Predicted 3D model of a 1513-nucleotide RNA (small-subunit ribosomal RNA) from an uncultured prokaryote. The RNAcentral record of the sequence draws on ENA. Its Rfam family is "Bacterial small subunit ribosomal RNA".

RNA sequence: AGAUAAGAGUUUGAUCAUGGCUCAGAUUGAACGCUGGCGGCAUGCUUAAUACAUGCAAGUCGAACGGUAACAGGUUCUUCGGAAUGCUGACGAGUGGCGGACGGGGGAGUAAUGCAUAGGAAUCUGUCCCAUGUAGUGGGGGACAACAUGUGGAAACGCAUGCUAAUACCGCAUACGCCCUAUGGGGGAAAGCAGGGGAUCUUCGGACCUUGCGCUAUUGGAGAAGCCUGCGUCGGAUUAGCUAGUUGGUGGGGUAAAGGCCCACCAAGGCGACGAUCCGUAGCUGGUCUGAGAGGAUGAUCAGCCACACUGGGACUGAGACACGGCCCAGACUCCUACGGGAGGCAGCAGUGGGGAAUAUUGGACAAUGGGCGAAAGCCUGAUCCAGCCAUGCCGCGUGUGUGAAGAAGGCCUUAGGGUUGUAAAGCACUUUUCCUCCCUACUGAAAGUGCUUUACAACCCUAAGGCCUUCUUCACGGUACCUUCAAAGGAAGCACCGGCUAACUCCGUGCCAGCAGCCGCGGUAAUACGGAGGGUGCGAGCGUUAAUCGGAAUUACUGGGCGUAAAGCGCGCGUAGGCGGCCUGAUAAGUUGGAUGUGAAAGCCCUGGGCUCAACCUAGGAACUGCAUUCAAAACUGUCAGGCUAGAGUAUGGUAGAGGAUAGUGGAAUUUCCGGUGUAGCGGUGAAAUGCGUAGAGAUCGGAAGGAACAUCAGUGGCGAAGGCGGCUUACUGGUCACCAACUGACGCUGAGGCGCGAAAGCGUGGGGAGCGAACGGGAUUAGAUACCCCGGGUACCCCACGCCGUAAACGAUGUCAACUAGCCGUUGGGGGUCUUAGACCUUUAGUGGCGCAGCUAACGCAUUAAGUUGACCGCCUGGGGAGUACGGUCGCAAGACUAAAACUCAAAGGAAUUGACGGGGGCCCGCACAAGCGGUGGAGCAUGUGGUUUAAUUCGAUGCAACGCGAAGAACCUUACCAGCUCUUGACAUCCUGCGAACUUUCUAGAGAUAGAUUGGUGCCUUCGGGAACGCAGUGACAGGUGCUGCAUGGCUGUCGUCAGCUCGUGUCGUGAGAUGUUGGGUUAAGUCCCGCAACGAGCGCAACCCUUGUCCUUAGUUGCCAGCACGUAAUGGUGGGAACUCUAAGGAGACUGCCGGUGACAAACCGGAGGAAGGUGGGGACGACGUCAAGUCAUCAUGGCCCUUAUGGGCUGGGCUACACACGUGCUACAAUGGGCAGUACAGAGGGUCGCAAUCCCGCGAGGGGGAGCCAAUCCCAGAAAGCCGAUCUUAGUCCGGAUCGCAGUCUGCAACUCGACUGCGUGAAGUCGGAAUCGCUAGUAAUCGCGAAUCAGCAAUGUCGCGGUGAAUACGUUCCCGGGCCUUGUACACACCGCCCGUCACACCAUGGGAGUGGGUUGCUCCAGAAGCAGGUAGUCUAACCGCAAGGGGGACGCUUGCCACGGAGUGGUCAAUGACUGGGGUGAAGUCGUAACAAGGUAGCCGUAAAU
Repeated sequence: AGAUAAGAGUUUGAUCAUGGCUCAGAUUGAACGCUGGCGGCAUGCUUAAUACAUGCAAGUCGAACGGUAACAGGUUCUUCGGAAUGCUGACGAGUGGCGGACGGGGGAGUAAUGCAUAGGAAUCUGUCCCAUGUAGUGGGGGACAACAUGUGGAAACGCAUGCUAAUACCGCAUACGCCCUAUGGGGGAAAGCAGGGGAUCUUCGGACCUUGCGCUAUUGGAGAAGCCUGCGUCGGAUUAGCUAGUUGGUGGGGUAAAGGCCCACCAAGGCGACGAUCCGUAGCUGGUCUGAGAGGAUGAUCAGCCACACUGGGACUGAGACACGGCCCAGACUCCUACGGGAGGCAGCAGUGGGGAAUAUUGGACAAUGGGCGAAAGCCUGAUCCAGCCAUGCCGCGUGUGUGAAGAAGGCCUUAGGGUUGUAAAGCACUUUUCCUCCCUACUGAAAGUGCUUUACAACCCUAAGGCCUUCUUCACGGUACCUUCAAAGGAAGCACCGGCUAACUCCGUGCCAGCAGCCGCGGUAAUACGGAGGGUGCGAGCGUUAAUCGGAAUUACUGGGCGUAAAGCGCGCGUAGGCGGCCUGAUAAGUUGGAUGUGAAAGCCCUGGGCUCAACCUAGGAACUGCAUUCAAAACUGUCAGGCUAGAGUAUGGUAGAGGAUAGUGGAAUUUCCGGUGUAGCGGUGAAAUGCGUAGAGAUCGGAAGGAACAUCAGUGGCGAAGGCGGCUUACUGGUCACCAACUGACGCUGAGGCGCGAAAGCGUGGGGAGCGAACGGGAUUAGAUACCCCGGGUACCCCACGCCGUAAACGAUGUCAACUAGCCGUUGGGGGUCUUAGACCUUUAGUGGCGCAGCUAACGCAUUAAGUUGACCGCCUGGGGAGUACGGUCGCAAGACUAAAACUCAAAGGAAUUGACGGGGGCCCGCACAAGCGGUGGAGCAUGUGGUUUAAUUCGAUGCAACGCGAAGAACCUUACCAGCUCUUGACAUCCUGCGAACUUUCUAGAGAUAGAUUGGUGCCUUCGGGAACGCAGUGACAGGUGCUGCAUGGCUGUCGUCAGCUCGUGUCGUGAGAUGUUGGGUUAAGUCCCGCAACGAGCGCAACCCUUGUCCUUAGUUGCCAGCACGUAAUGGUGGGAACUCUAAGGAGACUGCCGGUGACAAACCGGAGGAAGGUGGGGACGACGUCAAGUCAUCAUGGCCCUUAUGGGCUGGGCUACACACGUGCUACAAUGGGCAGUACAGAGGGUCGCAAUCCCGCGAGGGGGAGCCAAUCCCAGAAAGCCGAUCUUAGUCCGGAUCGCAGUCUGCAACUCGACUGCGUGAAGUCGGAAUCGCUAGUAAUCGCGAAUCAGCAAUGUCGCGGUGAAUACGUUCCCGGGCCUUGUACACACCGCCCGUCACACCAUGGGAGUGGGUUGCUCCAGAAGCAGGUAGUCUAACCGCAAGGGGGACGCUUGCCACGGAGUGGUCAAUGACUGGGGUGAAGUCGUAACAAGGUAGCCGUAAAU
C1' cells in the first nucleotide's frame, strides 16, 4: 500500500425550461504538412490469410552399425613417377537412434468441438527429472540398404541380380510386480556400447570382472495432454418454431478414455419467448485506453489458451500430429521438360512485386539466456543477444551565462510629441554540458570451460560436491559505455494561433471577389475573422492537421432521466405466463450476513525500497486482483413447508336511485306528399338578385288520408355505463353500482407481455325502407377566376331496420390501473344515522359529481383528498427536426386499408411555457375640422409656377406617399452657374514658407470674342540702430493649394414627421427562477400621467400647465415729432400758434381672473353645470416653446468633417450657349365664366412697414408707362401714399355679351455694358377657351371662413398670380360619435419581432442528390433430391506372391499385392430460399437569394381551426 466529480458556444427582441449539434481533456502500432542538435529506453504491414526471385531458419550422434567419397597425418612398399594400408584425426552418402508435435509466424475460420472461472472422472504420458524406487538385461535366427554388376529415363527417379553389419527385424527361455479372467487359469520383455583392469582362460579377436551410459518390465510423484459439467461470453424477432441418429433405453462395436462416437432393435422423445432455429459480425483472456466511479471502447507489442499453414480431403509414423520448412489424392497457380513426365508452397528471418495514407537491413554473433543431438569436446539454432533505419512514442540534456541605455541602426505604429521591437543586439567579461576537428594515455565490468587440489564412496578409474585464482582459454556488441586532457561561443529553433468559446492587436492589400470556418459565423471600400507585415500568445525538437476511442453526455439515466401542454399513457375492459403481495406462530436455510480454507499464472496498475549521474527504464518485496468454489456459523428480512387469524377481497338476507343493455308494442306535435273545399295573382328566396313554383289556379286557409324519421317542454358542470355511448311512454328478460347490518369463506389479492372481447362517425357486402336532411352531381348567383364559402331552388349514396365485415378518431381529463397517507370552505346527486320548534331546518356519515383554496409539486401555465403532492406494486411508451407513421417484408381485411416498422440523404435547429412590443377585416373607453352639419374651393377653361417624361452639346445638382412637386431659389438676360461648346493657364483665382528683382501703383497704343499677350508713360514712397526691415507686385523652386468630385448607409450640426399627441423614464422597496411586473393599473375627472380617491408601493426626473412676448380693461409716471377738452390768438381751411397734460396715443411700470363668491350635481373629494359681479370666466385670443424615441427620413451643394478619388485636370480664367426646350401627365395658384355683376362719375374710413448708392412732394411735359426738375426727410416731423371693397348717382338686361381676357400685330417707356434666345410696364388694335366643372378630393368652428385692398424682404430691372406681414367688411353650422382617417389608454388572440408592406402553404417549370418499384440480367451463399467417386481407412476375398515361427517337409500360420463393399473430398444435374449489385422506364422525397399560379394556415386570417373517414377535381 485506493483514487476523488468544473464547464462553455449555439433556437429568442429578451427569458426560463426541453432538446440536439459543437468545443475545451486524455489517448494512439498512426498518417500528412512545415521544421529538425544529441543521448537513453521502447515500438515499427492495422491494407492483399495477395503472389513470391535469392540466401539462411532442424539437425545431431562414429561412445549403435557396415564402412571410407573428400581433407590432413602416420605406416609399409617402390622402378622414386608412384602404389598399398581405415592405422589415426576425422567423415560424404547409407542402416539405426533421438529430435523435426518444441521454438518462430500471422488471425482466415470459429458465437461454441472456442475462451474465462470454478469443479469432475472413465484416461494416457517417450526422453530428460525425482524416489541411488522394485525386478531383470539369458540364449538363438533370418534379412534389407550402402556396395558391386547389368539396365531404363531428358530429368526426377528407378528396375533386376548378387554380397553384408547392427542398440534395425523375428522367435525361444524367464516373470517379483504387470495385464486378462468365468477366479479354475491364461498372457506378454530386453541390446548392447565405452573407459579401466590384478588373478584365471584364450582361437590373441577377446572371454571374465568392474564403473558409467544404454535396454526391458513395473510402481508412485512432478510436468504435459485428452474428455465431461455449472456459470459467464456481440447484434438482429422485418429470423418463431427447430430436430429422425434427432432424444432416451437395451445389446454390441470402437477409443488411451465416458458417451449416438458408430451400429442393430425398442420407445417418441429433445430444444424454444429466461429467445431455439436462421442471418450478420467476431479469435478469447490477463490486460490496454478513458472515466470520480459505475461503466464505455478495445484485444498491436509482452504473457496464457485456441484455431490455421496455397485451397479441400485423407491417413501413416510416433509418447505426442491427422504434422508450417513430412507423406498421399483432388483443385487453382507458378516453374522445368527431350512433351513421355516431373518440381513447388516465406501467415519463419531478411528481401521483392502488388495493394495502400502508411510501417525498417537480402547486417553481426552463438559471447550471454534457452533449445535439439551427443559421454563429452562440440555441432546446429534468422529462438535469442546485438547492431542498422525511422522524432513513431516516452524520458533526459543542449542551442550559452553575466554585464551592457547612446534606450544605436533598421522594421512597425503614430494624435508627428512619441511608442514598440528592447538588455534584445553590438561591445566587455566568463563557461565548454553537448556536437564537430586533432592528438595522447590509462582503466573498469560480465559469464563459463579446461586444468589442479581437497573431501565423500572406493582396490583403482570414473563420478558428485566444495575450494583455488595457482595455470591456461573464451566477447558478437566494441575500443562501446565511462573517465582524463587540448581549442574557438566555432555548430545546434521551429511550429501553430491571436472575433467569441480561448491565452494573445494593430497597419496595409482585397471589396459577398479572392478566400476562411470546429460551432456561432466573417468578406458587398475604414475586415482585430480573408492575404501579407510588425507585434503578441502557446508549446518547444518538435508543432499543427486529419482519422479513431472514452470523457464532458444525467444525451439510454444500475449508480443517475422522463411521459397534462416540450418526444412519450395502448380507445376500453377481461384475463394467461410473469412480477409483486395482509397479521400471528413454528420449522428450514435457497436468497441474505459473517468467519475460515482453496484458487484467482507471471507481467502490468498501486505502495515501499534498490540499480542505471536524474528520469523514462530495470529490479526486489508487499498490497491488490472487488471473482468462483468448499466449509462452519447466524436466523431479523425475502423464499419454502406446516398451523392459525380477519382489517384486504368475496358471499348471503332485505333495501336503493338511474337516458345501463337488449326485446316487443304504442303515443302526440311537426315536416312532406296525396285527395277535396274556399279563394286570386303572385309565391318563394337574398346583402342584393336570379334559377324555381304559379291562371292547367300556386302561395294562404279548412277538412281528410298516407308514410318515414326524430322525441320539444321536464333538462340540471343532473343520472347511468369500462370505454364508445345512452333521452317520448309501456313491457316479459338482464348487467353493474351504492348504503345499512356484521352472518359466512379465510389472502381467495393487485397488475398484466402474448391472447380474447367490446369499440363513435365514415366506409364495405346482402336484403328491406326512404318523410326530412343531404357528400357527389347539375342549375342560379358571387368573383379577375370560383371545380369554393354564402344563398337559393333540385338531387343519388348515406343517415333508418336485419344479418355480416371494418377496428380507426383531437377514441381528450391530450393525465394507465390498484392501494395508503396529507389543511379547509362552498354547491349538487343517491343512501344511512341523529336532534329539534317536523309542509321544514340543522348536525353527522358514506358513495359520486362540481367550484375555490393551504402545504407541497411544476419550466411556467397550472394541479391541489376526483393530485400533476408524499410513497408502494405492475404494465405501456419516449430519446433532436425533416425524410415518415413512409418504403420493403410479414400478419389481418371482400375492398378501402389497418397493425408492425426502417434506412440513405438533409438541417442546426424543431418544439414548450411565459414576457415586452407590434399587428388584427378582435372587444371596451376616449380624443381630433376625423366623420356628420355648414361655407368656400380644387378636379373642367386660359394663363402663371413647380415636377415627371421626352428632347438636347447642355437642358447643372438635390428634394419623391402623408412628411417631394409657387420645395433649396427672400427673385437664372451677363454675373449668379455648379452644366455644354470653343479658347486659354499650370505653385495656380486663394493660404504659409524660401530665393531673386522691383516701391506700390499708373497713362496710352496695338492684336484678339475675351481671358490674355506685346509695346509704352509717369512714379522712387514708409520705418531704420544705415546692416536692413514691413506691406505690395513680378519671376523661380518645391513642399503644397484647389475640387458644388463620390459616400447623408462613415459623421457633426441643423431640419422635417408622428405631434403640442400625453406620454417617456428612474431610485429605493415589493413580487417573479427569469425576461419583467408593480409604481404608470382601478373608480371618477380633465385640454392634459390635469387633479382627487383607492392601492405594495413611496418618491423623483423629462414632458403637460405656469413663468416669456403680443393683444383685450384700468391705473401711475412722462409729454415730442404725437394729442387738443377747457382758455386765448390766427386762417378760406388745417394743433397753424400761445398754452395745456384732461382725452387719444406713445412706452415704461403696475393692477386685474384665482373656479375667488353663490346655488346644484358628485364619495363630505377632485371636478362639472348654472349664476352674480366684471373689460375679460373657467387655458380670455394669438405666438414662441416640441419629452423618450421612430423613419440607416432630409442635407457631404450653407457650413464643418473621416475615408476614397483628380493634380498641364474632376483645379483656374474667358466668350457664347444652356438651366426659359415641348406630342404629353400631375401638383400648387391666379383670372374668370358674370347683374350680390361690368363700365363711368362723385365721395368716406386703415394698419403695419420702408427710405441717403435712398424715398421723393409742390410744379411743368406726356393719353400713359414715364420724363424734366428738385422742396423736405438719416424719419411719431418729410416722402413712398391715391387704400380697396363700401356709400351715392345714372348706364348695361342675360347675350359668349359693355362678361372674360388668353393670343397676336403695331407703337412706346424704364432698368441695365447688353432686353435676339430671355425682362417688366404703357398706349392703340385683336378678342381664344370658358355659361360653375365626371369619378374623386381640399380648407375652415369666430373677428374664424369668405371677400377687399396695403406693405416689406430679395432686387439695377424683373417673369411676384409666389412668400412673409397688415388692416377693412364680415357669416353659416356642429343632432351627434354608427361609419371613413389618425391618435391615446385598458383588454384579448398571435406561428409576427426587418414586427401585417409580417409570416407562410401546395402544384407546375429548371438543376443536383440519395432512395422505392421495375420486364429482367450476371454473381455470392445455402436447403432439399440425385449422379459421381481420387487418395485413404475399415470389412470381405474365390486371384497372384511370400525370409524368420510351427512342421514326419506336404504344408500350415501370418503377411504383401490385387479385386471388391462401405464411408467420403473435388466435380456434375435439377429445384427452392436468401444476400448484395445492376436495369429501359417510373413513384414519391430532399436541397437549391431574387421563376409561374393562386393565397390554405397564423388575428374571428377575412368560411374558427383541427382529428378520423368517404367522394370529387